A computed fold for a 66-nucleotide RNA from Lapidilactobacillus gannanensis, annotated as Fluoride riboswitch aptamer (crcB RNA motif).

[in-house]
């Protein structure tokens, strides 16, 4: 990545998965981070973060050592 079969105990919380744990929303929803500048309903620069929180795994990226 495809193919078949079966089944609804949802879904979301600034980048990945997996367990707790919390809050938020009911598909027209819950979410889309901050700070600074400008020609300001948008554009550009910079910063912190794989978490909402813990706790493991993974990638990145740095320092030391074998």
């Nucleotide at each position: 990545a495809g193919a078949u079969a079966a089944a609804u105990c949802g879904g979301c919380g600034a980048u990945g998965a997996c367990g707790u744990u919390c809050g938020c929303c009911a598909u027209u929803a819950a979410a889309u981070a901050a700070u600074u500048g400008c020609u300001c309903a948008g554009c550009a620069a910079u910063u912190u973060g794989a978490u909402g929180a813990c706790g493991u795994c993974u990638a990145c990226u740095g320092c030391a050592g074998a």

The model forms 100% of the base pairs in the Rfam consensus. The organism belongs to Lapidilactobacillus, within Bacteria. Its mean pLDDT, the model's own confidence on a scale to 100, is 76.